[in-house]
Molecule: small-subunit ribosomal RNA
Organism: moss metagenome
RNA sequence: AGAGUUUGAUCCUGGCUCAGGACGAACGCUUGCGGCGUGCCUAAGAAAUGCAAGUCGAACGGGGGCUUCGGCCCUAGUGGCGAACGGUCGCGUAACACGUGGGCAACCUGCCCUGAAGCGGGGGAUAACAGUUUGAAAAGACUGCUAAUACCGCAUGUGGAUCUUUAAGGCAUCUUUGGGAUCUAAAGGCGCAAGCCACUUCAGGAUGGGCCCGCGGCCUAUCAGCUUGUUGGUGGGGUAACGGCCUACCAAGGCUUCGACGGGUAGCUGGUCUGAGAGGACGACCAGCCGGAUUGGGACUGAGAUACGGCCCAGACUCCUACGGGGGGCAGCAAUUAGGAAUCUUGCGCAAUGGGCGAAAGCCUGACGCAGCGACGCCGCGUGAAGGAUGAAGUCUUUCGGGACGUAAACUUCUUUUAUCGAGGAAGAAGAAUGUGACGGUACUCGAUGAAUAAGCCCCGGCUAACUACGUGCCAGCAGCCGCGGUAAUACGUAGGGGGCGAGCGUUGUCCGAAUUUACUGGGCGUAAAGAGCGUGUAGGCGGACUCUUAAGUGAGAGGUGAAAGGUUCAGGGCUCAACCCGAACAGUGCCUUUCAUACUGGGAGUCUUGAGUGUGGGAGAGGCGAGUAGAAUUCCUGGUGUAGCGGUGAAAUGCGUAGAUAUCAGGAGGAAUACCCAUGGCGAAGGCAGCUCGCUGGCCUACAACUGACGCUGAGACGCGAAAGCGUGGGGAGCAAACAGGAUUAGAUACCCUGGUAGUCCACGCCCUAAACGAUGAAUGCUAGGUGUUAGUGGUAUCGACCCCACUAGUGCCGCAGCUAACGCAAUAAGCAUUCCGCCUGGGGAGUACGGCCGCAAGGUUGAAACUCAAAGGAAUUGACGGGGACCCGCACAAGCGGUGGAGCAUGUGCAUUAAUACGUCAUUAACCGUAGAACCUUACCAAGGUUUGACAUCCCCGGACCGCCCAUGAAAGUGGGUUUUCCUCGCAAGAGGACUGGGAGACAGGUGUUGCAUGGCUGUCGUCAGCUCGUGUCGUGAGAUGUUGGGUUAAGUCCCGCAACGAGCGCAACCCUCACCCUAUGUUGCCAGCGUAAAGACGGGAACUCUUAGGGAACUGCCCGUGUAAGCGGGAGGAAGGUGGGGAUGACGUCAAGUCAGCAUGGCCCUUACACCUUGGGCUUGACACAUGCUACAAUGGCCGUUAAACAAAGGGAUGCAAUACCGCGAGGUGGAGCCAAUCUCAUAAAUACGGUCUCAGUUGGGAUUGCAGGCUGCAACUCGCCUGCAUGAACGCGGAAUCGCUAGUAACCGCCGGUCAGCUAAACGGCGGUGAAUACGUUCCCGGGUCUUGUACACACCGCCCGUCAAGUCACCUGAAUUGUCUGCACCCGAAGCCGGUGGCCUAACCGCAAGGAAGGAGCCGUCUAAGGUGUGGGGAGUGAGGGGGACUAAGUCGUAACAAGGUAGCCGUAUCGGAAGGUGCGGCUG
Repeated sequence: AGAGUUUGAUCCUGGCUCAGGACGAACGCUUGCGGCGUGCCUAAGAAAUGCAAGUCGAACGGGGGCUUCGGCCCUAGUGGCGAACGGUCGCGUAACACGUGGGCAACCUGCCCUGAAGCGGGGGAUAACAGUUUGAAAAGACUGCUAAUACCGCAUGUGGAUCUUUAAGGCAUCUUUGGGAUCUAAAGGCGCAAGCCACUUCAGGAUGGGCCCGCGGCCUAUCAGCUUGUUGGUGGGGUAACGGCCUACCAAGGCUUCGACGGGUAGCUGGUCUGAGAGGACGACCAGCCGGAUUGGGACUGAGAUACGGCCCAGACUCCUACGGGGGGCAGCAAUUAGGAAUCUUGCGCAAUGGGCGAAAGCCUGACGCAGCGACGCCGCGUGAAGGAUGAAGUCUUUCGGGACGUAAACUUCUUUUAUCGAGGAAGAAGAAUGUGACGGUACUCGAUGAAUAAGCCCCGGCUAACUACGUGCCAGCAGCCGCGGUAAUACGUAGGGGGCGAGCGUUGUCCGAAUUUACUGGGCGUAAAGAGCGUGUAGGCGGACUCUUAAGUGAGAGGUGAAAGGUUCAGGGCUCAACCCGAACAGUGCCUUUCAUACUGGGAGUCUUGAGUGUGGGAGAGGCGAGUAGAAUUCCUGGUGUAGCGGUGAAAUGCGUAGAUAUCAGGAGGAAUACCCAUGGCGAAGGCAGCUCGCUGGCCUACAACUGACGCUGAGACGCGAAAGCGUGGGGAGCAAACAGGAUUAGAUACCCUGGUAGUCCACGCCCUAAACGAUGAAUGCUAGGUGUUAGUGGUAUCGACCCCACUAGUGCCGCAGCUAACGCAAUAAGCAUUCCGCCUGGGGAGUACGGCCGCAAGGUUGAAACUCAAAGGAAUUGACGGGGACCCGCACAAGCGGUGGAGCAUGUGCAUUAAUACGUCAUUAACCGUAGAACCUUACCAAGGUUUGACAUCCCCGGACCGCCCAUGAAAGUGGGUUUUCCUCGCAAGAGGACUGGGAGACAGGUGUUGCAUGGCUGUCGUCAGCUCGUGUCGUGAGAUGUUGGGUUAAGUCCCGCAACGAGCGCAACCCUCACCCUAUGUUGCCAGCGUAAAGACGGGAACUCUUAGGGAACUGCCCGUGUAAGCGGGAGGAAGGUGGGGAUGACGUCAAGUCAGCAUGGCCCUUACACCUUGGGCUUGACACAUGCUACAAUGGCCGUUAAACAAAGGGAUGCAAUACCGCGAGGUGGAGCCAAUCUCAUAAAUACGGUCUCAGUUGGGAUUGCAGGCUGCAACUCGCCUGCAUGAACGCGGAAUCGCUAGUAACCGCCGGUCAGCUAAACGGCGGUGAAUACGUUCCCGGGUCUUGUACACACCGCCCGUCAAGUCACCUGAAUUGUCUGCACCCGAAGCCGGUGGCCUAACCGCAAGGAAGGAGCCGUCUAAGGUGUGGGGAGUGAGGGGGACUAAGUCGUAACAAGGUAGCCGUAUCGGAAGGUGCGGCUG
C1' cells in the first nucleotide's frame, strides 16, 4: 500500500466482500513447564453455612477465676473512640452528575500540628446487680441498691457569641480596631515522683467536605411550543452556609429552532482499542468523582450519614411459632442455586503494607499479603545436537523407466535445558539489640540416571503462501465474496505431498481500519443518487474604497494548572532474558491569569463613489387586467334550385337520405378560436402570453452623469404566484371529446380504425398545488482567444437625405481555442477559473409505500421510515447481432417461361406399430435410394438353441512332435472319438543347438460393432465459390477500440482507379492446373484412305494428305477503332474458331453450428473377463392398420402396336476365377461350343428417341401395366421364409392430380437410350458417367427467401427461437391494518393515609434549677393539624405481546392468461391528471424528447 465482484469487452459511478490490529470473550480440536496479569459482560434474580468492626479494666461500679496475698487474668453492663473508612456493584441519573478552569466578603471540619489561657467548688440520678413478674420465643414490666472521663447547677472569663457605638479599609451585602451591655468552659486516669495521657475555651494551620459559576462531551423535530413555586420582589422561617430551599403577600414573568418541553439510551473521567493523522468506537482490570445497598418513604445519633453488615414505617418475598407473636436482607470474602455461549477455592496468614481502638503490651482486619483453579491474555523455555545413502522398509504416485516423503528413520557419537530423584538453601525483617515468614524447604545452587518425560491445529480454485491420486456424480456436501459439484472435481470426502502458525491453531461475535463509502483534513448534484416549479422577503450567513480608534477574534512571551497510574524516550536501573516492576525527562495539542503586537476579520467614529438606488430625455415588446368590436370557417334553423345517393375505410359496415339528404344559392342564430403576417422573432420570475381598438398597470433597455452614499448578495421558516386534469356554485355549450353505445379488425380486441356521443373543454367566483413544472444545468458577482447570424437601442463616419460601413450596450442562436469532463459534451447565456449564500444526494428493491403530523369538500398533496431481500442496480462509450429502421448491391430469390412433385400403382428409405429379434447411427434448412459402390448362408453387429474358456487373432515360457491330407463312427453344425501316413530350413564331422510349423500345459495377457463424437485425432456437411477475414508499423482514443477495410466511381470480386493519417503485408478473389472449342509441328499402329495398284470388303500393296491418337507449341491482351469518362472502366464496332472471367471442372479464407461420425480407422477415461469375448446351426434386419420423403411407370393420338431400311446415326467405358464371336438348339430366358482378346487389333455391343409405311380412332381402349396362376431358365452348398429372368395367361388403380411446393437462363431444361462400379446372383426404377434430339423466357427489382456494404435505434450479447410486464394459482418469510384482549410505564383529579420532622395543645406525667411551701421554668408521653410513602377509584397518554379477518411486498420449479416495454417493438415512448378495463394496459386533456 491494496484486491475480488455489474460487461462480450471498456471507462466511470456505486454498493457488497477480503487481507490488518484488538478483546474481561465463547465454541471445536489439541496440550510439556515457568513468570506476570486476569476471570458473572446475563438475573441490581434468590439466598443454606462460616467469616468480613471492633477496641479500651490506665474512665466506672459489679461479677467470676487464680494467687507465693504483692497482685494477676477474664469480662456482661455504664462510659469513650470507631463503626460515614476500608470492601462491593453500576440500578438510577442527560444532571453542575462528571471533566476542566475559576469563585465563596455565603460555609463546616472529630482525630493531627502550632500558639494563648484554664482545669475551682458542689448536686441529683441510673444500668449492671438483687427481688417479684409477663412471654413459646424475641423481648419486656415493677420494686430496691450503686459508680464514673455519664448527667446538672454555681464560680472564674484569657477568650468567644449577640446587641450597640467610634475610627480605618474594601468588592454592594461587608472586614478590622477601640469602648459599653448581656450571655458563655472544664474530668479525670496512670505513675513513688518527675511527668505522661486525657479534658475546657479561643486563634491559626493542615486535612477532608459543602455551595455557586464559565466552558465541554449521546440519539430523536414522525417530540414545537413548555412552565404556576413557575420567573422576580418584600416579610418571615430554615440551614454550617447562599438560594423558591420552604411559607404568606405582590407583580406576570421565565425558557425555546444557537432546539426548550417530551421520548429513547447511558454512570462520568484519567484512559483503552484502532487510525499516517484528523477522527471513530469503547469506559473490564487499576486510579479519581458520583450514585445504590430487597422495593418505597422517614428521621435519629454524630465533626461527619439521611448510614450495605444502625433505627422506624409500608409493600413483596422468605424463615421460626405454643397462632398470641416474632426474625431476615451477600451489589463484602468464599460457597450454593437459577439464568446463560460463558467466568474460580465454603484455602493460608496478619510475616509485610495499610486501617480501628489502646499509654502500651496487644486485639481486630475475607482491606491486604500469599497460595489454589482456568492456555483467558502477554512473555520466556523445551520437546534434542552432530554425523549418517543401500537414497532401506513402508506409503503415495507413475508415461512402469522412475519420482516423492528423505538425512527423514535405522545406526554411531554427544549434550541434559525441562521433567524425576537426592543434598544444600535465601532475600523479603524495619533507624541499637533481641524476637517475629503465611508464602515455603518456595526461588536459587550442586549432584545422579537417562534421548530419556513433552506437537498440534488450520489451510492448499482466485483474492492468498501451498497439488496430485482415489471415491462421489447438481447427490452427498463446500462457501468470507466471486462461486464449486450434472463421470476425468487442484473448490465436496479420504489419502499422500505441500504451505502457514506453533502450546497452541481455527471458528463465531464485537470495535476501529481498509471506506476519500458522511469527504474539517478530504466528495458530489446536465445524462450515474442529487438544483426546491417560480418569485417576494424575515432571522441568519457573507459583504466596496480611505482615515482614526479599540484590542473581542488572531499572533508572540511569561506564570498557574492539566492527580497518580498509563503513553513516548533513555544503549537508565531491578528480576538469568522478556513480559513485569522502578527512576528521570518529555508529551498531555486544554483551561485560567498577565504583558506585548495590530496586517487581516470584528466593534466605534468620520469621509468617498465604482456596488445599489433615484432623476431627466428617448425606445421596443403576444407582459398583466378590464371593456368594446371585426372578418373567415364549422354546426344548426328557414327558404330556393335539384335528385339518388351521401359519408366513411386498408377494405367495409354502423350512420344520414325519396318524410328529398349530399351538392348549391340567399337569409338568420349561436358558441369557440383568431389563418396569412410567424421568425433558432419578442415579452414575462416561472407557469405562460397572439385578430383589432380604448382605458388602467408592472418590468426591461439606452443616453446623460444631476442626486442619495454601501442603502448590497443570498435566504431556513413565512407569504404569494403556479400548465393540464380534477372539485364546488351558477351560467354557457358551435366544434372537439374521456366514459358509454354501435360497426369493423381479431384466436380474443374491454384497443388501434369508423359512426355517434356525455362529463369536460368556454365564462364568473371559490378550491386544488401537481407535471419530462426541463437547459433534466439554484441565485449573485468578477475574470478568461476568436468567428458568424439575429432582435432592440446609442454613437461615429458619410450624405441634401435614406442606406451601406465601423464601434459600444442589452438580449437571443450557431461554430470554435484554452480549460473542464467517465465519456457524451460544455465552452463569455460555462458544465472553465474563483468568492458568497441557499437547496439536495450517499447501493438496488421494499417505497415516495406504512404509521403519525399538517393541508384539502373530495381526489389527493406534503413531510416520510423499518422489517425483509439482492450482489448488484446504474451512466457514457465500443464491437457485434437484431429491427414488421433507412440507403446501395447481388443470387433461378421473385417476376417471365418450360417441365415436375403433392392425387394412382409400384420401388426404395424413414417414422410409428409389431416381434424372441425386427442390429446400430443419422432428424428444420444441412435426416429420410443417407452410412449400405449391392442383408438368401456369409456379410451381421440383433434373437433362439448347442458349445469353448490363454481363447478365432498377437508376444513370451515349458513339454512333445510334425502339421496338413485321407477313411470310419457320432452330431443340425461347431465339435468329439478312432484309424492311416509323415517333417522341413540353417550351423555343425557328429552329438547337438537354433528357427519355421503344429499338439498339450501354466500365467502374464488376448478379445469387446460395450459406453462417452459433450474427453479426442482424422475426415466431412453447412453458411458459401458468399467476398470477405486479418496482421506489422504509424496515428487517434484514459480505455474497450478506431484508422487502414470508410468516402466518390467501377467490377463477378476488398476487381481496379481517384481521394484520404495512413503506409505496407498476409489468407481469400483472379491467374497458374485439367478438359472442351481453332491452328501449326512431330508421330503413323491395332487408327485413317485423297490420289495410285487390285473384281467386292482399308481386306492387301502403298501413302503420311485428311480424320484420329499421343506429345509439344501458337492463339485473346479491352491489343485495335469510335463514343464517353480525370482514371479505372463502360457502350458499340472490326478482325477472329473463340471477346471482354470463351464453356465446364478441380480448387472452399478467418470462422459458425459442443453440427456428423468412438459402427470406416485411430485414440484417453470408464465398464465386461466360464462373458458385454469366441465358434456353430437356424431365424431376423425382407413383419404391417397407418403417416412421410425420394423415385419409376403411367393416365395416351406430338400416342400405342407392327413392319421396313441401312442392323439409320454415338460417345464413354469394362474384360483373365474375365469378356466371349461365327455356328447349332430353344418362341424366349438360356444352353452346347469355343475362334479371338491381357485389348485404338478381339469382345461386351442391336444404341434409343428418330425416319418411312401400315394399323388403332378417343374407349379404362391395341392406353396403363399392377396383381395373380401355370410352365420354365440362370447363379449359388442352399432361392421356403427371402433372388433375378423368360413364355403363356390374368389385366388393378389411373382420364393430368386440393392446399401447398421443386428444378432449370443454352447445347441449359425437357425427352432418348448406352456404359460402369459394387457383384456368385440380384431387389439398379438407385448412384456415377456418356453421348443423341433439342426449346421457351427474363419488362424489371415493388414484393417473398438468402447474402454483402454503409448508416441508424437498442433495456439484445446463450445475441429476436433475444429480452421482458402485470393479473391469477401454489409454497415460505417479514411487515402494515384489525373487533378485542393481556401485562407494563406514565399524566391528571379525588379518596384513604403508616412512620416521621415541624407546628399546636385541655387535662396527665417528671430527680437535678428557682422557691420555706404552693407553684414556676424546662421536658416528656398522649391527642390534633400541615406535609407525605404505599394503596384505592375514575379518566387520558406512550410503548410491548396475542389476535379471527383484511392488505400489499419479497423470494421460489420449466404453472395459467395474454404481449404492455426494449427496433418506428409493429398504435413512438414517457410525465401529471381524470376515467374505464381479467391483466399487462387503453383513451381524453396538457406537457417533454430521454